A computed fold for a 73-nucleotide RNA from a Lachnospiraceae bacterium, annotated as transfer RNA. Its mean pLDDT, the model's own confidence on a scale to 100, is 82.

[in-house]
RNA sequence: GGGGCAUUAGCGCAGUUGGGAGCGCGCCACACUGGCAGUGUGGAGGCCGUGGGUUCAAGUCCCAUAUGCUCCA
Numbered sequence: 001g002g003g004g005c006a007u008u009a010g011c012g013c014a015g016u017u018g019g020g021a022g023c024g025c026g027c028c029a030c031a032c033u034g035g036c037a038g039u040g041u042g043g044a045g046g047c048c049g050u051g052g053g054u055u056c057a058a059g060u061c062c063c064a065u066a067u068g069c070u071c072c073a
Base pairs, nucleotide, nucleotide: 001072002071003070004069005068006067007066010025011024012023013022019056027043028042029041030040031039032038049065050064051063052062053061
C1' cells in the first nucleotide's frame, strides 16, 4: 500500500427479502418471603462507529472515513 471481517442499550449479541429496534445478563420499582437470596410482573436505558448519497421509507443498499482483528505485498 491492497483485500476481507467486525462496530446496534452499561456488558455479550440477534436483527431474514429495505417498512414493528429486539434478546440474555446487569440496573430501578413492586409482589411473594420474617429478612437475604431466589422467582414473577412492570420500567428506565439506543437516534445502530462517523459523514454523505439512493429511496416514499435505510441498522439493512452505495460512497468516503475512524477504530480493532485478519490475510496478501
Its Rfam family is "tRNA". It is annotated as a transfer RNA. The organism belongs to Lachnospiraceae, within Bacteria.